[in-house]
């Protein structure tokens, strides 16, 4: 001494929550001893039953009964109980109910009082009397008990005497005290005493006075909560009188007066016995008041007094009352809050135990008797403290049990075994205490006649117990709670938002260190946890030690009461303050020393503390009371200024409305765009006359003035104030300011008037999905006046008021310094920007939110809630003052860094516009959805899936489905053993797979080698989980960002840097610059396409030469050109010109094939979507194992009411048909490509040359020439059927593609919508190719051919960069949130 927890991160503010002490505890596991301590916290709740207060015969009378004598009467002697009578019983024990009180505490006072027993001192005690208990007798009653008659004692009751120092009364004298008043002395008069007993020691009586004890009354001071309890009081408050008291006093009573208490909190109401001390805390405080101690109050409840010294009386008494028992029903008893015990209540608290042995109490002369005070013993781990359950040694480490990277390793763990040792406890035997010193008795002394010393006798509940010895023998003894993180301790199983945990934060939805088990580990240990409550931590009520612009929190403003603060100099007092003494502050406790039980707890001794009250002696700075001066704080006075201050009166023009009237027509009005409304009965505009009420353009300001609300035409009266300048005048009057009084915007409220504009409510249009709204056309209160309430507000600077200090700079309003349009200064005022400081930061900064002082007012988590409730105001609306139950882990502030805005500034892209052709409507095709099925295998699912995994599903593939069949399996390697099969031909059964016969069947250098069965170990799985991952890929996005180092800033999160100015396609580049560099991206390096140059010239090319053919580079020849493929050049704002600091940009520039990135591509920064994929592939876990694996035969993936997406042909004339007739390119080819060539209408068939290919070969269309059709569902359009055929292929039933002949369906340019495309691009037109027997290709992915149109522009729609600002977002606007219902 601090942590956890509000965010995506931060700092703050603040709440909640934990570690820690603590306990009269419960409760759950657990469990060896032993010492001291402690034990009904509730029901002050009710009690069986026994016990707890007696005692004395040395006060009295005296029986029962016993004893002795005695035949008996009878006599002696003893003599309980019960009674009179003293003394106790008013202590000792118990409880906490009531009490907010002089009850408690403290400290003082009684000149207003008492005190049995004790002590000390004087003094006395002499004489009578009358009775009652009891015994007897009698009566009544179940009983308790009660009545009556006869008799009787006393230290029991009463007179008499005697009596002062006592009392009281009236007087003299002295002397004190703050007053009432008191001591002392002294005279007169008055009053009141007594108890015996007897063993002769003694014990006791009575009166007085002292003293001790003990108590009684009174004051000061302190000692809960509620103000949502503001007033309360008739014996009240106070007097004079009197009763009453042990004694003061309204204690009580009569009369008189009208006070008392109260915001410093009276009175009500709740709650509570006080202290001393106990936890806690660093203290300061806060909490409690159980055990022990004082003080108090009860004693079934409530009341009364009785006797007493002393009680209004726990185990007395009476009366009421509720309760229980007896009861013969007439009446009676009873009070555990005494100890023990029982019932109840409750989470909970003990034994109906022993002894009077010490200790202490009562009586008593004593002996001794009595004591549930007390000592001991039981019970419970309830607490504290002490002690044991062993110790050494023992493996590079047994077994087993966990866990792993699992031949093997780590932990349990030196723990165990084993070997050695010790005996505390412990069991057994033996010995064996201190608490015990006495008193009585008895002896001796001593002083002197009842005390005091010595010795001696007696007495122990606990207890044969503490302890001490011996002997055995490790022998009898360890558990509990936690292990996410705060917090000390980690792994494997198991569950799978389930069970369950949780003090907060939160964990559990298939890899959970957080559930629950396990092995480990931690922490404590006879305990360990929980739970309940108190302190702390919380400086989270702040005296020490806290705030209030924005986090909770300045009163709307002012005057001003009580308070509270309060300028200079000076005297005086001593009330606060300070010091020194004196008292008092109980004992226990608490801290230290020391000392006693083995040791500690515990005891015990000393001392300190007890931080307080008193009461004295001082000091006198400071602050307070008192006197005196002062002038600076404050006022007053004068001068002369200043403004929308106020308040009443007048009075003036623009407006606008309406009336009247003139011109004048056909519309006006009004919106984004419209209607409602106005107008031909003449609106609207316009002109002029009239009125009518309410505001005062312009000046006008970022002015100004008020205490705040608030104030604006002009003038006039009143009226107030500030501020400036002089220093005449008071002389501290200041300053704040709870209660209170005033004032207080609109809105309202009343009572009158008034009413023009606006204008809630209301009506109507209109916009909407509605539109009780926003727009619009109307329009009532009401805006205005007068008079009276109302009393709020974002009444705000969200910032109370005063006084002082604490750098500078700029604006401006008023005064001043004679004057001044300049300049400065000085004082108030209103801004604006800063130093220092201050703040969490934004910001504040001489107008503080800065330093300080002194008063007010107000905060103390969010909701509920500024609500209820009660009160106080109000006509009423309302407003003041203001809570609780419950709930929640937070609500908050300021700032960051995103993300987002129907926010702004700059900007890009087929984004939009602009233009071309699509999709959406048709069949067809193909995927998808749904639906269906045995099964329609599985994945993809806005953009980023839907001709996508599929670049080829008839079997195969195939993963589904239905059967059938196989279990070391398909496929490999190793061990080990047979075996010469196995295969393969060929039967059989069968759809096959497979099963089963025959048949045939190795090599070898002899060690084996091959194969193939068994058999052992390794299989297999497209089964889960793409949310456990690798790897790959889509997307944002070819966008221009993403980041680091270091420095700088900031309390941090963070920012700078990368911001600005410019420019680019670009965070490209260039200036600027607390940044400066630098990376990953952009670009460039690469490939292709374009020109041109070198190289090489066959299969390509042929311009020259030369042969040669119908005809062709055919052929010699030739590489020139083309072209092939490899190396090179070219382009770089490099030139000009022009803007420009530059960077860069313009420029039909030059020159060039190509110009400002030439065009295309490959290529994708930090990341983001838990994006896809576990079915390409790879892997963690997890599941199957005659099956979830594997073989085979059919099947299905191709279903079809239906939706959707991509598509392909169409719809026709730029077209359809059919003749003729040209040109690529890039790429394919041996189980191929196939020329030519026969047959076929063709799909195809039948021969055949060439070509592993710049050499054969596949090999175009569209166009072009020609014909023809004439706008029809046609010669468009080809679906769909029907029939015939071709090819592939083990097989074209499901279910291939093609050909031919018929057949000719929707379809005549396609709703909301929505798609590509900026150039060799779009459209269009065919070739080729992968997969492939074939082929569902209209698809993908390449290739050429023909070749367009349009971008004014960036407002809008989408998506994106970059600066900014807003926010209550931050899984981020598909966010967050309300309200209603369920």
């Nucleotide at each position: 001494a601090g942590a956890g927890u509000u965010u995506g991160a931060u700092c703050c503010u603040g709440g909640c929550u934990c570690a820690g002490g603590a306990u009269g505890a419960a409760c759950g596991c657990u469990a060896g001893c032993g010492a001291c301590a402690g034990g009904c916290c509730u029901a002050a709740c009710a009690c069986a039953u026994g016990c707890a207060a007696g005692u004395c015969g040395a006060g009295g009378g005296g029986u029962a009964u016993g004893g002795c004598a005695g035949c008996a009467a009878u006599g002696c002697c003893a003599g309980a109980g019960a009674c009179c009578g003293g003394c106790g019983c008013a202590c000792g024990g118990g409880u906490g109910a009531g009490u907010a009180a002089c009850g408690c505490g403290u400290a003082u006072g009684c000149a207003a009082c008492c005190u049995g027993c004790c002590u000390a001192u004087g003094a006395c005690a002499g004489g009578g009397g009358g009775a009652u208990a009891g015994c007897u007798c009698c009566c009544g009653g179940a009983a308790a008990c009660g009545g009556g008659g006869a008799u009787u004692a006393a230290c029991a009751c009463c007179g008499c005497a005697u009596g002062a120092c006592a009392c009281a009364a009236c007087g003299g004298g002295g002397c004190c005290g703050c007053a009432u008043g008191g001591c002392c002395u002294u005279g007169u008069u008055g009053u009141c005493a007594a108890a015996c007993a007897u063993u002769c020691a003694u014990g006791g009586g009575u009166c007085a006075u002292a003293g001790a004890u003990g108590g009684g009354c009174a004051u000061g001071c302190g000692u809960g909560g509620c103000a949502u309890u503001a007033g309360g009081u008739a014996g009240u408050u106070g007097g004079c009188g009197g009763g009453g008291u042990a004694a003061c006093g309204g204690c009580c009573c009569a009369c008189c007066a009208a006070g008392c208490c109260c915001a410093c909190g009276a009175u009500g109401c709740c709650u509570a016995g006080g202290g001393g001390u106990u936890c806690u805390g660093a203290g300061a405080g806060g909490a409690a008041g159980g055990c022990c101690c004082c003080c108090c109050a009860c004693a079934c409840u409530g009341g009364u007094a009785c006797u007493g010294a002393g009680a209004c009386a726990c185990g007395g008494a009476c009366c009421a009352g509720a309760c229980u028992c007896c009861u013969a029903c007439g009446g009676g008893a009873g009070g555990c809050a005494g100890c023990a015990g029982u019932g109840a209540g409750g989470a909970a608290u003990a034994u109906u135990g022993g002894u009077c042995a010490a200790u202490g109490g009562g009586c008593g002369a004593g002996a001794g008797c009595c004591u549930g005070a007390a000592c001991c013993a039981g019970c419970c781990a309830u607490g504290u403290c002490g002690c044991g359950u062993g110790c050494g040694g023992g493996a590079c480490g047994a077994c087993g049990g966990c866990c792993c990277u699992a031949c093997g390793g780590g932990u349990u763990g030196u723990a165990a075994a084993c070997c050695g040792c010790u005996u505390u406890u412990g069991u057994a035997c033996g010995g064996g205490a201190a608490g015990a010193a006495a008193a009585a008795c008895c002896c001796c002394g001593a002083c002197g006649u009842g005390u005091c010393g010595g010795g001696g006798c007696u007495u122990g509940c606990c207890g044969g117990u503490a302890c001490c010895g011996u002997a055995c023998g490790a022998a009898u003894a360890a558990g509990g709670a936690u292990c996410g993180g705060c917090u000390a301790a980690c792994u494997c199983c198991g569950u799978g938002c389930c069970a369950g945990c949780g003090g907060c934060c939160g964990c559990g939805g298939u890899a959970a260190u957080a559930c629950g088990g396990a092995g480990g580990a931690u922490c404590c240990g006879a305990g360990c946890g929980u739970u309940a409550u108190c302190c702390g931590g919380a400086u989270u009520u702040a005296u020490u030690g806290g705030g209030u612009u924005u986090a909770a929190a300045g009163g709307g403003u002012g005057c001003g009461u009580a308070g509270g603060c309060g300028g200079g100099c000076u005297u005086u007092u001593a009330a606060g303050u300070c010091a020194g003494c004196g008292g008092u502050g109980a004992a226990a406790g608490u801290u230290u020393g020391g000392c006693g039980c083995u040791c500690a707890a515990c005891g015990u001794u000393a001392a300190a503390a007890u931080u307080g009250c008193c009461g004295u002696u001082g000091a006198u700075a400071c602050u307070g009371g008192g006197g005196g001066c002062c002038u600076u704080g404050a006022g007053u006075g004068c001068g002369g200024u200043u403004g929308a201050g106020g308040u009443a009166g007048g009075c003036g023009g623009a407006a606008u409305g309406u009336g009247g009237u003139g011109u004048g027509u056909a519309g006006c009005g009004g919106u984004g765009a419209a209607a409602u409304g106005c107008u031909u009965a003449g609106a609207u505009a316009u002109g002029c006359c009239a009125c009518a009420g309410a505001a005062c353009a312009c000046c006008g300001a970022u002015u100004g003035c008020g205490a705040a609300g608030g104030c604006a035409g002009c003038u006039u009266a009143c009226u107030a104030a500030a501020g400036c300048g002089c220093a005449a005048c008071u002389g501290a009057c200041g300053c704040u300011g709870a209660u209170g009084c005033a004032c207080g915007a609109a809105a309202g409220c009343g009572c009158g008037g008034g009413g023009a504009u606006c204008g809630a409510a209301c009506a109507g249009g209109a916009u909407u999905a509605g539109a009780u709204a926003c727009c619009c056309u109307g329009g009532u209160a009401g805006u205005c006046c007068g008079c009276g309430c109302c009393g709020u507000a974002a009444a705000c600077g969200a910032u109370g008021g005063u006084c002082a200090c604490u750098c500078g700079c700029u604006g401006u309003u008023c005064g001043c310094g004679a004057u001044a349009c300049a300049c400065c200064g000085c004082g108030a005022g209103c801004g604006g920007c800063c130093a220092a400081g201050g703040g969490a930061a934004a910001c504040c900064g001489a107008u503080a939110a800065g330093u300080g002082a002194c008063c007010c007012a107000c905060c103390u988590g969010g909701g509920g809630a500024g609500u209820a409730c009660g009160c106080c105001c109000g006509c009423a609306a309302g407003g003041g003052u203001g809570a609780a139950a419950c709930u929640c882990a937070a609500a908050g502030g300021a700032a960051u860094u995103g993300a987002c805005g129907g926010g702004g500034g700059c900007c890009c892209g087929c984004a939009c516009a602009a233009g071309c052709g699509g999709a959406g409507g048709a069949a067809c095709a193909u995927g998808u959805g749904g639906u269906u099925u045995a099964a329609u295998u599985c994945g993809a699912u806005g953009a980023u899936a839907c001709g996508c995994g599929a670049g080829g599903a008839a079997c195969c593939u195939u993963a589904c489905c239905c059967g059938g069949g196989u279990u070391u399996a398909a496929a490999u390697g190793g061990g080990g053993a047979a075996c010469g099969a196995c295969a393969g031909g060929u039967g059989u059964g069968g759809a096959a797979a497979c099963a089963u016969g025959c048949c045939c069947u190795u090599c070898u250098u002899c060690g084996g080698a091959c194969g193939u069965u068994c058999u052992c170990c390794a299989a297999g799985g497209u089964g889960c989980u793409g949310c456990a991952u690798g790897g790959u890929u889509g997307u944002c996005g070819u966008c221009a960002g993403c980041u680091c180092g270091u420095g700088c800033c900031g309390u941090g999160a963070g920012g700078u840097g990368u911001c600005g100015g410019g420019u680019u396609a670009a965070g490209u580049c260039c200036c600027a610059u607390a940044a400066c560099g630098a990376g990953c991206g952009c670009a460039a390096c690469c490939c292709a396409c374009g020109u041109c140059g070198u190289u090489a010239g066959u299969u390509g090319c042929c311009a020259u030469c030369a042969g040669g053919u119908a005809g062709u580079g055919c052929u010699g020849g030739g590489c020139a050109c083309u072209c092939u493929a490899a190396c090179g050049a070219g382009a770089c704002u490099g030139c000009c010109g022009g803007u420009g600091u530059a960077a860069a940009c313009c420029g039909c520039g030059a020159g060039g094939a190509a110009g400002g990135u030439g065009u295309g591509g490959a290529c994708g920064a930090c990341g983001u979507c838990a994006a896809a994929u576990c079915a390409g592939c790879a892997c963690g876990g997890c599941c199957c194992u005659u099956a979830c694996a594997c073989c085979c035969g059919g099947g299905g993936c191709g279903a079809c009411a239906c939706a959707c997406g991509u598509g392909u042909u169409a719809c026709a004339a730029u077209g359809g048909c059919c003749g003729g007739u040209a040109c690529a390119g890039a790429g394919g080819g041996c189980a191929g490509c196939c020329a030519c060539c026969c047959c076929g209408c063709g799909a195809g068939g039948g021969g055949g040359c060439g070509c592993g290919a710049a050499u054969c070969u596949c090999c175009a269309a569209a166009g072009c020439c020609g014909g023809u059709c004439c706008c029809a569902g046609u010669u468009c359009g080809g679906a769909u059927c029907g029939g015939g055929g071709u090819c592939u292929g083990c097989a074209a039933c499901c279910c291939g593609a093609c050909c031919c002949c018929g057949u000719g369906a929707a379809g005549c340019u396609g709703g909301a919508u929505u798609c590509g495309c900026u150039a060799g691009u779009a459209a269009u037109c065919g070739c080729g190719c992968a997969u492939c027997a074939g082929c569902c290709a209209u698809g993908g992915c390449g290739c050429g051919g023909u070749g367009a149109a349009u971008a004014c522009g960036u407002u809008c729609c989408c998506g994106g960069g970059c600066c900014u600002u807003g926010c209550a977002c931050u899984c981020a606007c598909c966010g967050c949130c309300c309200g209603u219902c369920a």